[in-house]
Two RNAs folded together computationally: RNase P RNA and transfer RNA, 449 nucleotides in total. It holds a member of the Rfam family "Bacterial RNase P class A". The family's RNA type in Rfam is ribozyme.

RNA sequence: UCAGACGGUCGGAUGGCCGCUUGUCGCCUGAAAGGGCGGUGAGAGGAAAGUCCGGGCUCCACGGAAAUACGGUGACGGAUAACGUCCGCCGGGGGUGACCCCAGGGAUAGCGCCACAGAAACGAACCGCCGAAAUCACGCCCCUCCUGGGGCGCGAAGGUAAGGGUGAAAUGGUGCGGUAAGAGCGCACCGCGGACCCGGUAACGGGAACGGCACGGCAAACCCCACCGGGAGCAAGACCAAAUAGGGACGGCGUAUGCCCUUUUCCGGGGUGUCGUCCGGGUAGGUUGCUUGAGGCGUUUGGUAACAAACGUCCUAGAGGAAUGGUCAUCGCCCGCAAGGGUACAGAACCCGGCUUACAGACCGUCUGACGAU
RNA sequence: GCCGUAGUAGCGUAGUGGUAGCGCAAUCCCUUGGUAAGGGAUAGGUCGUGAGUUCGAUUCUCACCUACGGCACCA
Numbered sequence: 001u002c003a004g005a006c007g008g009u010c011g012g013a014u015g016g017c018c019g020c021u022u023g024u025c026g027c028c029u030g031a032a033a034g035g036g037c038g039g040u041g042a043g044a045g046g047a048a049a050g051u052c053c054g055g056g057c058u059c060c061a062c063g064g065a066a067a068u069a070c071g072g073u074g075a076c077g078g079a080u081a082a083c084g085u086c087c088g089c090c091g092g093g094g095g096u097g098a099c100c101c102c103a104g105g106g107a108u109a110g111c112g113c114c115a116c117a118g119a120a121a122c123g124a125a126c127c128g129c130c131g132a133a134a135u136c137a138c139g140c141c142c143c144u145c146c147u148g149g150g151g152c153g154c155g156a157a158g159g160u161a162a163g164g165g166u167g168a169a170a171u172g173g174u175g176c177g178g179u180a181a182g183a184g185c186g187c188a189c190c191g192c193g194g195a196c197c198c199g200g201u202a203a204c205g206g207g208a209a210c211g212g213c214a215c216g217g218c219a220a221a222c223c224c225c226a227c228c229g230g231g232a233g234c235a236a237g238a239c240c241a242a243a244u245a246g247g248g249a250c251g252g253c254g255u256a257u258g259c260c261c262u263u264u265u266c267c268g269g270g271g272u273g274u275c276g277u278c279c280g281g282g283u284a285g286g287u288u289g290c291u292u293g294a295g296g297c298g299u300u301u302g303g304u305a306a307c308a309a310a311c312g313u314c315c316u317a318g319a320g321g322a323a324u325g326g327u328c329a330u331c332g333c334c335c336g337c338a339a340g341g342g343u344a345c346a347g348a349a350c351c352c353g354g355c356u357u358a359c360a361g362a363c364c365g366u367c368u369g370a371c372g373a374u
Numbered sequence: 375g376c377c378g379u380a381g382u383a384g385c386g387u388a389g390u391g392g393u394a395g396c397g398c399a400a401u402c403c404c405u406u407g408g409u410a411a412g413g414g415a416u417a418g419g420u421c422g423u424g425a426g427u428u429c430g431a432u433u434c435u436c437a438c439c440u441a442c443g444g445c446a447c448c449a
Base pairs, nucleotide, nucleotide: 001370002369003368004367005366006365007364008363009362010361012331013330014329015328016327017326018325020043021042022041023040024039025038026037027036028035029034045345049356050355052354053353054352055351056350057233058232059231060230070229071228072227073226074225076088077087078086079085090104091102092101093100094099105224106223110222112218113217114216126164127163128160129159130158135156136155138153139152140151141150142149143148172190173189174188175187176186177185191213192211193210196207197206198205199204237288238287239286240285247279248278249277250276251275252274253273258272259271260270261269262268295314296313297312298311299310300309301308302307332343333342334341335340375445376444377443378442379441380440381439384398385397386396387395392429400416401415402414403413404412422438423437424436425435426434
């Protein structure tokens, strides 16, 4: 210098004018609640987004706990209020490297699946190789008087799993010996397995001996094991409470010899009208929940780290159909010769911790590879 | 704000690990004097998008996009 890896910070600036929401102070008004004017302070984010996880908070259900069902998580140790997040470490995979990725328990609990191709997809034999031992059929030759015997060839039965071929995957791999041909059949190295020893809290790693290989893949289909989870969500919930309608209590008026119910008739009982006062539920509406919190920043200490503790310091939106805006000037950055144009993703809605996704551009730090110079 | 459902050809839908079908519509032919109906043939799928698991994904898992529905709402 070029190409990269990882981590972090910022993500327009200043001023004038006119507005909006809100805290506080003063004055005016009002019986009060409140309203008006003026001063002064504050007013979107790193993701406020998706609503994918975990909590706080609230209501509902429930005697406690456990289990079934359903849903989720899944190596090991730690952090944390908690987590599927984060840190460290182990194993596997990728990269020359810095570094990155992994839903990473169980297939000997069970039920299954492995299309096409292939002989065979789990206890396999199509082509091929052999045909040694025992056996059978056929052909040729030899021996014998005959029964029969021997040799050679070819095939069957049989042996085999080296080689070919199929497939994503084929019953450990390479080499030497061995054999009729072969084969863990034997041996060496590698892989694998269950005990043993050593190291580590553990996952796991290392070691020498033994075992001749037995155990194909799929659980991100069902399932098994271990652990976690009661349900709903601020449109949760609480309080105040108009008009109208309806309910209850008391009283007044009115009458009804009515009407309805009590199976029918008589008696008896209850209900049915209107006005006033009071009470309770509750709609519109209003108030609250509402923002000081597992809070931010700095220093020190402990810890590899995530993080924790102590001390100091700061207060930083709280609307509610929803404020955070408009305009002018100067500057910054990008495109353009210039005139001029553009300035990312995106807008709080009860609050926190994470994850994921979107994002023009600028800056800082650590590290890796290549090339060059000294 | 909170909670849920779906996405397959132009339209409506089936398929839920192994080459994606069906109906209507479209195009061409037959039939008719002509049209419709009818008969025959043909074409048309990034299975919403991107990753992952798997030998293999429309199907299983995750993220994203789009559409639709419910909760305030009842005396």